Predicted 3D model of a 1491-nucleotide RNA (small-subunit ribosomal RNA) from an uncultured prokaryote. Rfam family: Bacterial small subunit ribosomal RNA. Gene Ontology terms of the family: ribosome and structural constituent of ribosome.
RNA sequence: AGAGUUUGAUCCUGGCUCAGAGUGAACGCUGGCGGUAGGCCUAAGGCCUAACACAUGCAGGUCGAGCGAGAAAGCACCUUCGGGUGUGAUUAGAGCGGCGGACGGGUGAGUAACGCGUGGGAAUCUACCCAGUAGCGGGGGAUAACUUGUGGAAACGCAAGCUAAUACCGCAUACGCCCUAAGGGGGAAAGUAGGGGAUCUUCGGACCUUACACUAUUGGAUGAGCCCGCGUCGGAUUAGCUAGUUGGUGGGGUAAAGGCCCACCAAGGCAACGAUCCGUAGCUGGUCUGAGAGGAUGAUCAGCCACACUGGGACUGAGACACGGCCCAGACUCCUACGGGAGGCAGCAGUGGGGAAUAUUGGACAAUGGGCGCAAGCCUGAUCCAGCCAUGCCGCGUGUGUGAAGAAGGCUCUAGGGUUGUAAAGCACUUUAAGUUGGGAGGAAAGGUUGAAGUUUAAUACACUUUAGCUGUGACGUUACCAACAGAAUAAGCACCGGCUAACUCCGUGCCAGCAGCCGCGGUAAUACGGAGGGUGCAAGCGUUAAUCGGAAUUACUGGGCGUAAAGCGCGCGUAGGUUGAAGUUUAAUUUAGAUGUGAAAGCCCUGGGCUUAACCUAGGAACUGCAUACCAAACUGCGCAACUAGAAUCAGGCUGAGGUUAGCGGAAUGUGACAUGUAGCGGUGAAAUGCAUAGAUAUGUCAUAGAACACCAAUUGCGAAGGCAGCUAGCUAGGCAUAUAUUGACGCUGAGGCACGAAAGCGUGGGGAGCGAACAGGAUUAGAUACCCUGUUAGUCCACGCCCUAAACGAUGCUUACUCGAUGUUUGGACUUCGGUCUGAGCAUCCAAGGGAAACCAUUAAGUAAGCCACCUGGGGAGUACGUUCGCAAGAAUGAAACUCAAAGGAAUUGACGGGGGUCCGCACAAGCGGUGGAGCAUGUGGUUUAAUUCGAUGAUACGCGAGGAACCUUACCUAGGCUAUAAUGUGAGUGACCGCUCCUGAAAGGGAGUUUUUCUUAGGAACACGAAACAAGGUGCUGCAUGGCUGUCGUCAGCUCGUGCCGUGAGGUGUUGGGUUAAGUCCCGCAACGAGCGCAACCCCUAUUCUUAGUUGCGCGCUCGUAAUGGUGGGGACUCUAAGAAGACUGCCUGCGCAAGCAGAGAGGAAGGAGGGGACGACGUCAAAUCAUCAUGGCCCUUACGCCCAGGGCUACACACGUGCUACAAUGGGGAGUACAGAGGGUAGCGACAUGGUAACAUGAAGCCAAUCUCAAAAAGCUCUUCUCAGUUCGGAUUGAGGUCUGCAACUCGACCUCAUGAAGUUGGAAUCGCUAGUAAUCGCAUAUCAGCAAUGAUGCGGUGAAUACGUUCCCGGACCUUGUACACACCGCCCGUCAAGCCAUGGAAGUUGGGAGGACCUGAAGAUGGUGACCGUAAGGAGCUGUUUAGGGUUAUACCAGUAACUAGGGCUAAGUCGUAACAAGGUAACC
Repeated sequence: AGAGUUUGAUCCUGGCUCAGAGUGAACGCUGGCGGUAGGCCUAAGGCCUAACACAUGCAGGUCGAGCGAGAAAGCACCUUCGGGUGUGAUUAGAGCGGCGGACGGGUGAGUAACGCGUGGGAAUCUACCCAGUAGCGGGGGAUAACUUGUGGAAACGCAAGCUAAUACCGCAUACGCCCUAAGGGGGAAAGUAGGGGAUCUUCGGACCUUACACUAUUGGAUGAGCCCGCGUCGGAUUAGCUAGUUGGUGGGGUAAAGGCCCACCAAGGCAACGAUCCGUAGCUGGUCUGAGAGGAUGAUCAGCCACACUGGGACUGAGACACGGCCCAGACUCCUACGGGAGGCAGCAGUGGGGAAUAUUGGACAAUGGGCGCAAGCCUGAUCCAGCCAUGCCGCGUGUGUGAAGAAGGCUCUAGGGUUGUAAAGCACUUUAAGUUGGGAGGAAAGGUUGAAGUUUAAUACACUUUAGCUGUGACGUUACCAACAGAAUAAGCACCGGCUAACUCCGUGCCAGCAGCCGCGGUAAUACGGAGGGUGCAAGCGUUAAUCGGAAUUACUGGGCGUAAAGCGCGCGUAGGUUGAAGUUUAAUUUAGAUGUGAAAGCCCUGGGCUUAACCUAGGAACUGCAUACCAAACUGCGCAACUAGAAUCAGGCUGAGGUUAGCGGAAUGUGACAUGUAGCGGUGAAAUGCAUAGAUAUGUCAUAGAACACCAAUUGCGAAGGCAGCUAGCUAGGCAUAUAUUGACGCUGAGGCACGAAAGCGUGGGGAGCGAACAGGAUUAGAUACCCUGUUAGUCCACGCCCUAAACGAUGCUUACUCGAUGUUUGGACUUCGGUCUGAGCAUCCAAGGGAAACCAUUAAGUAAGCCACCUGGGGAGUACGUUCGCAAGAAUGAAACUCAAAGGAAUUGACGGGGGUCCGCACAAGCGGUGGAGCAUGUGGUUUAAUUCGAUGAUACGCGAGGAACCUUACCUAGGCUAUAAUGUGAGUGACCGCUCCUGAAAGGGAGUUUUUCUUAGGAACACGAAACAAGGUGCUGCAUGGCUGUCGUCAGCUCGUGCCGUGAGGUGUUGGGUUAAGUCCCGCAACGAGCGCAACCCCUAUUCUUAGUUGCGCGCUCGUAAUGGUGGGGACUCUAAGAAGACUGCCUGCGCAAGCAGAGAGGAAGGAGGGGACGACGUCAAAUCAUCAUGGCCCUUACGCCCAGGGCUACACACGUGCUACAAUGGGGAGUACAGAGGGUAGCGACAUGGUAACAUGAAGCCAAUCUCAAAAAGCUCUUCUCAGUUCGGAUUGAGGUCUGCAACUCGACCUCAUGAAGUUGGAAUCGCUAGUAAUCGCAUAUCAGCAAUGAUGCGGUGAAUACGUUCCCGGACCUUGUACACACCGCCCGUCAAGCCAUGGAAGUUGGGAGGACCUGAAGAUGGUGACCGUAAGGAGCUGUUUAGGGUUAUACCAGUAACUAGGGCUAAGUCGUAACAAGGUAACC
C1' cells in the first nucleotide's frame, strides 16, 4: 500500500466481498512445562403466578486502663469425704457504657440529570488527627445485669426487688463562644492507669506529676453538602410545554443559599441554537482501531454516582434516610402448638434454574491496609496466597551432529524414472524442561527484653523518643534458586493448497453427494466435492462463529459530489440566519505570544532499574493538544463612532418588444339554415364497409347565422421570473436597455420556514358549444383486436368566478459577483464617419483556443478559474409504496419508512451482430427465354410402419441414385440356432518332422472322431514347409465426432482477413483498409497521418483453339514404284493428317473519342484468338461444439466361457402410406420396316475374342489374332434415303402377368440379369408450388469405363455427335460485399424482454376483535413516619398516652390517549431451469418512445 466482482472488451460511477489489528469470548480438533494477567459479564424480548430464587458455613467487631456482677477444666492445700480454700483470673459467656458497624467488599436496575467531566463560586458542617487558648469544682436521682414470681410452642416478654459507672440530671464557674431591642441574657466537663520526695490522713488515700481520656473555643488538615459556565446518544412520522409554574414581599425549615415549604401579590418562564414527549444508556480516566482527524467501546485497575427482595418512611449519629440497623406496605420462602413469628448472597465460597458460555462450600492474618485498645493483642472471604480453566500475553522444550545402498514401504509414472528424503535405520553426542535425591535465599519491618543517651518532671520513678546487644514472628512452601543422578529417554497438532492468497497430483463421485468469504465449482478425464500422497502457513495451539475499527475519500472538518451515472426545489418575492466594497479611529469579544493555576494516580511514549530473557513490576521524565486567571499586541474578523463613492438605488428626456389586463372591431375558413341551379351518386380506405342521398345528397350560386382560431408577415426573431405570450385598435399597467447630469451613501447578495404565481388534464356553480374530440356505438382488419384505420358522437376543449398545484414544469445545467484567445450571423440602443465603415453597450445564436470532463461534449450565455448563500444525493429492487400527520369537494398532493431480496443496477464510448433504417454494388437473384419436376407406371434413396432381425451412420440450405464405384452365399456389422475360450493372424521362438493329400463315421455346416501316407533342397553349417511348449504384445463395426488427429461439406472462387512501425485516443480501439473514380477482384489510379508488408485476388501449372521446329512406328500418303475385285496391301517417303517434346503468340501493344490518371467505349485496324479467348486444378482469417470413433489413427470408459471368435439359415430386398432423385412415356419434329454415313475417349491374358457353324434369340461349339496407335470389344446413335401407319388409348405407351429358355455361380425359393412367345395397366402434357441453364451452353443422341463370377446401372464418372432461344433492366424475392445510422442484442433477432393468470415459499400492510404494557387525569380508600391541634386520662412539673387534621407508599373504581403482541379474512410485494395467454418495450420494434 491494495485486490476480486457489472462488459465480447473499455473507461467511469457505484455497491458487495477479501487481505490487517484487536476480544472478559464461545464452538470443533488437538494438547508438554513455566511465568504473568483474567475469569457467573449479560440489555431487550419470549416462556412464567412470579424472571431469577437461594440450602450451609464464614464476611464487624473491640475496649476489664469506663462500670457492677462473675463461672468451668486443670493445679496446690485442707477435709467431717458431702466438700471447702487458694490458684486458674487482667479468664469464658452475658449486661450497662464508649468507639466502630456511613469504611472496606458487591452490582449497574434506575438515571439524558449539575448524574458525570472540566473550570469556577459562596451561604455551610466536619468524629477521630494537628496546632493554639482556657478549664476539668461540687452534688443528686435512677436503671440493666442479678434475684424472685409469672405469660408464651417459639420469637420474645411482663411484674416486684437490689446495684455501679467515662450512663443520666441539676448547681457553681465562663477568657474566648452563642443570642440581643446593644440595656442585657444563655450555656461545660469524667474520670482511669502508672510513679512518687516532702506534708496531711479515717491508712482507703488526699496531694504532686506523667500518660490517656473529658469540657469550651479558635485555626488548620481531611472529608462532605450546595450553586454556576461549558461539554455530554437517537427520533420532528414528538411543536408547542408549564399553575409552585416564573418572579417579588414576608415567614417557616435546613449545617447551609434557594418555591425547599407556606401566605399574599404580579403574569410570568422554556422552545426551531429543538422545549415537551418517546426510545436507549450509569459517567469518566481510559481501552480497541486508525497516518491522523475520527469511529467504536466503558470487563479487569482507578475517580465519581446510583442501588441493596419491591415501594414508602424516618430514628440514631460528626456522618445514613444506612447491603450483613429499625418501622410500615407488597410479593415470595421457611417455622408453628394456628394464637403468632422468622428471612433477604448485586459480600467470599457454594446450589438450583436460564444460557453457546465462565472457577474452590481451600489456607493465612506471615506481609499491606482497616476497626477497637495505653499496649500486648483481638477481628478482618479487605488482602496475601494456593486450587481449577491453553481464556489472553510472554518464555522454553519435544533433541543435536553425521549418515546414499538415495533401503523398505507409500504415492506417482512417458515404465526410464521421480518423490517422500538425510527423512528413517545406523554411528557419535547433549540433558534444558518433566522425573528422583540433596542443599537452599528473599519476602521480617515490627514486637519482647536488657543496657545507653535524650525529653518530661520536684524526681535518678513512670512514660515517651533515639540507639546497641540478645531474643523472636512465614499462609505461600516439597518456594525461587543451586547441585547430583539416569536416559533420546516423557512431550505435535491444526487449518489450507481454483483466483484473490503461500502451496498439485492420483483415485472415487457424475448438477448426485457435496463445497462456498466474493467471483463461483460439480451434468464421466473436477489442482474447487470426498479420500490419499505431496506441499504451504501457523504452532501448544490451529481453525470457525460472533461483534468492533480499518481498508471505505462508501457521510468526504482534514477529504466527495449534483447537465447525461443517485442528486438543482416548476418559478419568483421575502423573514430569521449566513455572508458582505474602499479608507480612518476607539475597543479588545474573536485572534496571537509568553506566564500562572489546574489538567488525580494508573495507562500510552521516552530514559533507567529489578525478575537468567520477555511478558510483568518499578523510578524519573515527557505528554495530557483542555479549562480558568491576569497581562502584552492590535494585522485579520467583530462591536462602536465619524466620514467615502467604484456596489445598490433614485431623478431626466429617449428606445424596443406576440410582457400583462380590459373593452371594441375585422376578414378568410368551417358548420348550419333559407332560396335557387342540378342529377345519381357522395363520402371514405391499403381495399372496403358502416354513414349521407331520388323525401333530391355531393357539387355550384346568393343571403343569413353561430362559435372557435388568427394564413401570409415569420426568422437560429422578440418579450416575460417561470408557466407562457401572435389578427387590428384604444384604455390601464409592469419590466428591460442605452445616454447624460445630479442625489442617497453599502441601503448589497443569498435565503430555512412563510407568501404569491404556476401548462395540460381534472373538480364545483352558471353560461356557451362551430370545428376537434377521451368514453361509448357501429364498420373494417385480425387466430383474437376491448387497438392502430373508417363513420358517428358525449364529457371536455371556449367564457366568468372558485378550487386543484402536478409535468421529460428540460438548457434534464439554483441565484449573485469577478476574471479568462478569437471568429461569424442576427435583434435593439449610443458616438463618430471620408457614408465604404469604425468604436462602444444590452440580448439571441453558431464555431473554436486555453482550461475542464469518464467520455460524448462545455467553452465570456461555461460544465473553465475563484468567492458567498440555499436546495439536494449516498448500490438496485421493495417504493415515491405502507403507516402517521397536514392540505384538498373529490381525484389526489406534500412529508415519507421498514421487513425482505439481489451482486449487481447504471453512465459514456468501442468492436461486432441485427433492423418489417438509409445509401452504393454484385450474383441464372429477379426479369426475358428454353427445358423440366410436382399428375402416370417403373427404378432408386429416405421417413414411417412392420419384424426374431428388417445392422449402422447421414436429417433445412450443407441428409434423402448419400457412405455403397456392385447386399443371392461371402460382404455383414443385424436376427435365430449350433459350437469355441489364451485364442484367429503376425513377429521372436527352444523343440518336433512332417505338411499336403486320400478314405470312412457323425453333423445343416463349423466342428468332432477313426484310419492311411510318410519329406524336399543344400556349400552339410543350415534353409524351406508344417506343427509348436513358455513368454511378450489378444480381440471388440461396443460408447463418447461434445475428449481428439486426419479428411470433408458450407458461407464462397465471396473479396475479403491481418501485421510491423508511426500517429490519434486515459482506454477498449481507431488510422492504414475510409473518401473520389475504376475493376471480375482491397484490381488499379488520385487524394489522405500514414508508410510499408503478409495471407487471399490475379499470374505461375494442366487441357483446348493457331502456327513453327524436331522426330516418324504400330500412325499418315502429295508425288514416284509394284500389286489387288477393292483396301498404305508393298517398295519407298515426311509433304499432309496425326502422334509428343520444344517454341511462338495477346500486352488495351496500335488508332479514334472521353478521362488528371487508372481505365472505359468503338460490328476500329491487324490477328487463329481481343480485352480474364474457353475449361480445369487451386478455396484467405474464420463460421456452423457442421459430418465422420463404421475408411484409418487415437485419449478415456465399458465387455473378457463374451459386447470376442467360427458356422448354417434368415435379414439388410418387408409394405396401408408420405417425400426426394431419376428412367420411360403420353406420340406424326412421331412409331414400325428396309438401306446407308460420320466420332471421341476408353477397356482387354482367370481377358478381349475376329471369323465360321448351330439356334427366331439370349447364347453355344470350334477357333485366328492381340500383353495392343498393330488384334479385339465395336454396331456409334440421332442423321440421310425409301416405305408404312393417319390422330385412335392407337402399329402410341410399355407396366403387370403366364409359359418356355440362355448365362454366371457350391447355390438364382426368399433375392440375379438376359432371350423368345403371349398378355397389353396407368398415362392424351400434369393443381398449389418449384428446379436447371447465358454458347459449343440448354436441349437432344448415342459410346466407354470403374466396381464386378453375375447383376438389380434407368445410378456415378467420362466421351464425342446434332445444336438453339433470350437478357429491356435492377422496382421487387433470395443470398452476398462496402459505407452509414439506431440498439436495452454479445449464446449476438431462432436475441432480449413485459404483464395478467396458475403452483410453492418468504416477509410486510389492512382488519371485526382479542391479550398485555408503561405513563398521566378524575374519584374513593389510606399503613408507618413526620408535623400541627387537642388532650376530661397519667404525671408535682416538664411532658406523655389517647383523639384528630395535613402529607403520603400501596390498593380500588372509571373514562381516554399511546405502545406492543395476536387474529378469521384480505391487499399488494419479493423469490423460485424448463406452466398458460398474448407480444407492451429495445431496430422506424413493425401505431416513434416517454412524462
The coordinates come from a structure-prediction model, not an experiment, and the mean pLDDT is 83.